Predicted 3D model of a 138-nucleotide RNA (Guanidine-I riboswitch aptamer) from Paraburkholderia lacunae. Taxonomically the source falls in Paraburkholderia (Bacteria, Pseudomonadati, Betaproteobacteria, Burkholderiaceae). The coordinates come from a structure-prediction model, not an experiment, and the mean pLDDT is 79. The sequence is in RNAcentral, with records from Rfam.
[in-house]
Order: sequence, then C1' cells, then structure tokens
RNA sequence: UCUUAGGGAUGCUAGGGUUCCGGUUCGCAAGAACGUCUGGUCCGAGAGCAGCCCGGUGCACCGAUUCGAUCGGCUCGAGGUUCGACCUUGAGGCGAUCGGCCGGCGGCACUACACGGCGGGACAAAAGCCCGGGAGAU
Repeated sequence: UCUUAGGGAUGCUAGGGUUCCGGUUCGCAAGAACGUCUGGUCCGAGAGCAGCCCGGUGCACCGAUUCGAUCGGCUCGAGGUUCGACCUUGAGGCGAUCGGCCGGCGGCACUACACGGCGGGACAAAAGCCCGGGAGAU
C1' cells in the first nucleotide's frame, strides 16, 4: 500500500421529535399556542435484543466415479510339479472396505471483532435513521 474476514428483510427495545390523536393554556365559539406534555399513531440502531432467509466454512448422510490401496472370489495365460490337482506368477472383470474427486441433500454446528466526531440530508420534525464499519483513532 492492496485484498479478505458476507448480505438481506421482519418483530421489538434504547433513543427521537411533534404530522395526526390525546393533554395543558388562551378563547363565547371557530380556532390558536405549547413536546421544558407522562402518553397513543409515527421514525428508529454497523458497533442493541430475538428469531428468519440467502451465501460461505466444517462435520454427517446419499449417489456416481474405476482415481488409488487392501481383501475376497471368478476367467484366461505362463512356469514348476511327488501327476493328487497342488505351488508360483501375470493380465482382465466382479464384490466389499478405506481414502480421494465430483454431484446431491441441507440433517447438525459456526459465521469473528468493532473506539468513533464536526458537519450535512429526508420525512411534519428530530434522532443511536441516512451520508457512515465514513473522517479520524487503535
């Protein structure tokens, strides 16, 4: 200096203001003001909570593969032979087990760490929302 350590939505909370409801004050009323009004609607966390989906990693399961090894047996060939069919050896299939590659299934598990301005933006307005895992710091 570069790259990677994933992404998304939902519900809730911390928090937030004041469009609507409510409340308070003024007012005959209509209505106006007030969020330094507890509240309801509303907004709402990368570094908050809960589970979910996708992706990734690992394990397990299933299938295929002749890729390798081991074991078993079958077929063929060669040699030896005490001629009983035994011994040695080579090749080719088959079956099983183990390992590897590929695919499937997602059955289980995991998916780390995270200090952070000023300023600006939207909605009615503000905010731990967005800019932003930003600037900066370690």